[in-house]
Context: one part of a larger RNA
RNA sequence: GCCGGCGACUUAUAGGGAGUGGCGGGUUAAAGAGUAAUAUCUGGAGCCCAAGCGAAAGCGAGUCUGAAUAGGGCGAAAGUCACUUCUUAUGGACCCGAACCUGGAUGAUCUAACCAUGAGCAGGAUGAAGUUUAGGUAACACUGAAUGAAGGACCGGACCCACCGAUGUUGAAAAAUCGGGGGAUGACUUGUGGUUAGCGGAGAAAUUCCAAUCGAAUUCAGAGCUAGCUGGUUCUCCCCGAAAUGCGUUGAGGCGCAGCGGCAAUGAUGGGCGAUCUAAGGGUAGAGCGACUGUUUCGGUGCGGGCUGCGAAAGCGGUACCAAGUCGUGGCAAACUCCGAAUAUUAGAUUUGCUUUCCAUAUGCCAGUGAGAUAGUGGGGGAUAAGCUUCAUUAUCAAGAGGGAAACAGCCCAGAUCACCAGCUAAGGCCCCUAAAUGGCUCCUAAGUGGAAAAGGAUGUGGGGAUGCAGAAACAACCAGGAAAUUCGCUUAGAAGCAGCUAAUUUUUAAAGAGUGCGUAAUAGCUCACUGGUAAAGCGUACCUGCGCCGACAAUGGCCGGGACUAAGGAGCCUGCCGAAGCUGUGAGAUUUGUUUUUAUUAAAACGAAUCGGUAGGGGAGCGUUCUGCAUCGGGUGAAGCUUUAACGUAAGUUUGAGUGGACGAUGCGGAAGUGAGAAUGUCGGC
Numbered sequence: 001g002c003c004g005g006c007g008a009c010u011u012a013u014a015g016g017g018a019g020u021g022g023c024g025g026g027u028u029a030a031a032g033a034g035u036a037a038u039a040u041c042u043g044g045a046g047c048c049c050a051a052g053c054g055a056a057a058g059c060g061a062g063u064c065u066g067a068a069u070a071g072g073g074c075g076a077a078a079g080u081c082a083c084u085u086c087u088u089a090u091g092g093a094c095c096c097g098a099a100c101c102u103g104g105a106u107g108a109u110c111u112a113a114c115c116a117u118g119a120g121c122a123g124g125a126u127g128a129a130g131u132u133u134a135g136g137u138a139a140c141a142c143u144g145a146a147u148g149a150a151g152g153a154c155c156g157g158a159c160c161c162a163c164c165g166a167u168g169u170u171g172a173a174a175a176a177u178c179g180g181g182g183g184a185u186g187a188c189u190u191g192u193g194g195u196u197a198g199c200g201g202a203g204a205a206a207u208u209c210c211a212a213u214c215g216a217a218u219u220c221a222g223a224g225c226u227a228g229c230u231g232g233u234u235c236u237c238c239c240c241g242a243a244a245u246g247c248g249u250u251g252a253g254g255c256g257c258a259g260c261g262g263c264a265a266u267g268a269u270g271g272g273c274g275a276u277c278u279a280a281g282g283g284u285a286g287a288g289c290g291a292c293u294g295u296u297u298c299g300g301u302g303c304g305g306g307c308u309g310c311g312a313a314a315g316c317g318g319u320a321c322c323a324a325g326u327c328g329u330g331g332c333a334a335a336c337u338c339c340g341a342a343u344a345u346u347a348g349a350u351u352u353g354c355u356u357u358c359c360a361u362a363u364g365c366c367a368g369u370g371a372g373a374u375a376g377u378g379g380g381g382g383a384u385a386a387g388c389u390u391c392a393u394u395a396u397c398a399a400g401a402g403g404g405a406a407a408c409a410g411c412c413c414a415g416a417u418c419a420c421c422a423g424c425u426a427a428g429g430c431c432c433c434u435a436a437a438u439g440g441c442u443c444c445u446a447a448g449u450g451g452a453a454a455a456g457g458a459u460g461u462g463g464g465g466a467u468g469c470a471g472a473a474a475c476a477a478c479c480a481g482g483a484a485a486u487u488c489g490c491u492u493a494g495a496a497g498c499a500g501c502u503a504a505u506u507u508u509u510a511a512a513g514a515g516u517g518c519g520u521a522a523u524a525g526c527u528c529a530c531u532g533g534u535a536a537a538g539c540g541u542a543c544c545u546g547c548g549c550c551g552a553c554a555a556u557g558g559c560c561g562g563g564a565c566u567a568a569g570g571a572g573c574c575u576g577c578c579g580a581a582g583c584u585g586u587g588a589g590a591u592u593u594g595u596u597u598u599u600a601u602u603a604a605a606a607c608g609a610a611u612c613g614g615u616a617g618g619g620g621a622g623c624g625u626u627c628u629g630c631a632u633c634g635g636g637u638g639a640a641g642c643u644u645u646a647a648c649g650u651a652a653g654u655u656u657g658a659g660u661g662g663a664c665g666a667u668g669c670g671g672a673a674g675u676g677a678g679a680a681u682g683u684c685g686g687c
Stems, first nucleotide, its partner, number of pairs: 001687006011091013025048003031042003052059002062074004094232002097229001101222006112196009121186001123155002126151001130147006159183003163180005198214001200210003207216001235622006245258005259369002261366004265361003270358001271355003274351007286339001287337002293333004298328004304322002306319005372397010402413003417588004422584003428578003431563003437575001439574006450565001456550002460547005466541004477534005483507003489501002513528001517526002589612010623676001625673010641660004646655003
């Protein structure tokens, strides 16, 4: 891991509701009689009900409050006892699961320390004190040689340890092996016996050790501790169907109340959506500010101040400084408003619109939810970031399948009772993959733009109006001229159109600047403005707008789903078609309900109407398993079980045939439950 078995809402008592039954006041408890056991009988003590209200005196279908004959509060209509079921409370209370806490025991054969008694340490090397002797001294001191044998001394085995590396890491091993390493006469190592015990011991001290267990050992018991937490919770069909919000919470992943769901009861004939009208409040969007509170641009004026002049002071002047107020001008505001919508909301009326019981109840009972997600719109926070966060509002998902968006909970279309090899459409599509137009008309695009992006840039190209020049010849091209006073004046080494400064005149002219650029040391030279000619028909400027271009750089090869496309791209118009579980058609079923008929009032049938997605959850109806009561049956001429076949039923399931099997089983009406398995790191067994 697979297969098979087992495996989770039970039971007692009490309260509440619903259903069924008995009685109409209900009912017995203990005890006794009785029985195989229930049953049944005796037993009325007790309990509930039959009257309430008030603190009470008390009054009483009323009473209390109160001055009240007012108003208001609580009352005034049949119950009770069982059984079934739902739920609440208390108990282990649906099942499995802690870490812990408390008490009693068991452990020092591992390990820590200590006590008692034993044992072990190859070999080598060093050579302290002391002593002897020689020298030396006044005597010591001191020195040499010899002797001597000390040491938590040296080297290095056994032995002990564990610093480094490798191997090993489902190991040979739950700590080892190999190669190096440290100690090795000592605070050394070791055998045996003993002592210290968990609120404790031991500790050359590391939260280290106390039997592979240590921030408090192990084991048994309290104990099925508790678990607002995680996981799991077993047959079927039918009807309805949520929430992820508010308030409170030692509260935030839990609860309580409300909200939203279901079922029932009662009561009405209303209710909901839409339309029209009437009425109502508002202070948002916008706007405005000469209407406030603030803020703010420029200009005028200039209270007051600064600076400054004169003066002994009082005071009188000046001012290109600041500046109150005021006038003009132009703005800003969530916490500004003289104003002020659209929507939305509330109430009423009408309704020939649509829908149908969807409505109401301080009604009863049973819930779940209280982590929401995304999208559009209006806001706050953030950076007018986030698949961000937090509100409001709407939708979808959640709990929603189907079609489209290549694929894609939250986007677009559309809400799946079932069947069909029928039809029509929605979104979206119609060259091929791929169902349907290689459809029609008019334009645009040349960039594979389409099929990702900005500021900015550009004789890309289409459309539009505006404006200037132009057969008295424009624009472009070519031919020619482009001169003189003069090298203007100044400056300067020089300055001659052209380093720089000032000025910008006159002449000849068709025209020609005291010079547009290049150039020279300065001249020179080239060129332009301007003019004539050749030739001939449109040329220039700015703006609005459609589609394009550049800007455009990331790591595997890749931004149309692909092929491919010049339309099969973009804009507009038109006609068809395809396309879904939508709608329709045909058939079938279920739920609720209406009418009619029949029957025994249950119920059935016929004809309609509406409905039938669904998680949590509520309600309804059933299937099956084991045991059991009553009744009826089957079985060695073959029961159950098993394998297989066929049929029936909406399903759980039921039944038939064949084989196997070899002794029990079935049906109807009831009763009682150890009553249904795929999941729980479930549990036991097998493989």